Transfer RNA from Nostoc sp. LPT, 71 nucleotides, folded computationally. Rfam family: tRNA. By type it is a transfer RNA. The source organism's lineage runs through Bacteria, Bacillati, Cyanobacteriota, Cyanophyceae and Nostoc. Its mean pLDDT, the model's own confidence on a scale to 100, is 81. The sequence is in RNAcentral, with records from ENA and GtRNAdb.
[in-house]
């Protein structure tokens, strides 16, 4: 010093546009003597700070934090 990468409690989408999907986990419920299954709901994120733009998870810059380079 260059390069990728950061998104619910874990994984993982989303080419500048409708409310940021989706599996699991989580919680209620509904079935059942009861447990597990299984169905229906719920809630729960875009590291952090500007910047561009009507509009930013996306594009710029900083800085943070991981990973991997070169010397």
């Nucleotide at each position: 010093c260059c390069c990728u990468c950061g998104u619910g409690g874990a994984c993982u989408a989303a080419u500048g546009g409708u409310u940021a999907a989706g599996u699991c986990a989580g919680u209620g419920u509904u079935c059942u003597u009861u447990c597990a299954a299984a169905g229906c709901a719920c809630a729960g994120a875009u590291g952090c700070g500007a910047g561009u733009u009507c509009a930013a998870u996306u594009c710029u810059c900083g800085u943070c934090g991981a990973g991997g380079g070169a010397a």